[in-house]
RNA sequence: GCCGAAGUAGCUCAGUUGGUAGAGCAAUGGUAUCGUAAACCAUCGGUCGCGAGUUCGAGUCUCGCCUUCGGCU
Numbered sequence: 001g002c003c004g005a006a007g008u009a010g011c012u013c014a015g016u017u018g019g020u021a022g023a024g025c026a027a028u029g030g031u032a033u034c035g036u037a038a039a040c041c042a043u044c045g046g047u048c049g050c051g052a053g054u055u056c057g058a059g060u061c062u063c064g065c066c067u068u069c070g071g072c073u
Stems, first nucleotide, its partner, number of pairs: 001072007010025004019056001027043005049065005
């Protein structure tokens, strides 16, 4: 230098051919217990890597850039 993959909550990941962003764990509060843990209930938490374009509407489609990983030279 070229090719490919990935980037979504603190972490691991979904998101079904474009239509209001979810789960588990973690955190916080509560129930319960003599107490703790486990368990159960609820809550909090995301400019969807950055910018632009298409569209009535973009996490999803297109383009550029950034980061990480793999391959080739």